[in-house]
The prediction has a mean pLDDT of 88. c-di-GMP-I-GGC riboswitch aptamer from Thermanaeromonas sp., 89 nucleotides, folded computationally. Lineage of the source: Bacteria > Bacillota > Neomoorellales > Neomoorellaceae > Thermanaeromonas. Its Rfam family is "c-di-GMP-I-GGC riboswitch aptamer". Gene Ontology term of the family: cyclic-di-GMP binding. Of the family's consensus pairs, 91% are formed in the model.

RNA sequence: CCUGAUAAGGGCAAACCCGGUGAAAGCCGGGGGCGCAAAGCUACGGGCCUAAGGGCGAGUAAAAGCCUAAGGUAGCCGGGCUGCCGGGG
Numbered sequence: 001c002c003u004g005a006u007a008a009g010g011g012c013a014a015a016c017c018c019g020g021u022g023a024a025a026g027c028c029g030g031g032g033g034c035g036c037a038a039a040g041c042u043a044c045g046g047g048c049c050u051a052a053g054g055g056c057g058a059g060u061a062a063a064a065g066c067c068u069a070a071g072g073u074a075g076c077c078g079g080g081c082u083g084c085c086g087g088g089g
Base pairs, nucleotide, nucleotide: 001088002087003086004085011036012035016031017030018029019028020027021026034075040081041080042079044078045077046076047073048072049071050070053068054067055066056065
């Protein structure tokens, strides 16, 4: 540097349930285990989710709806940083 077919020690933990938190998406803790060789870290680019607040709707009042500051997702993809074990060079 390439690689994850085989092996060992292991690691992480989806859905769902319980508790907490938040407006929500979601996040945190416990149980759980679908999966994962970076499912370790990072919102930089794209995507996706939320929208209490703000705008439009609304030159009668309101509502549906739409947009958005912002928040989130690293288990959507790409980029950046770091790393265990085996195999090959």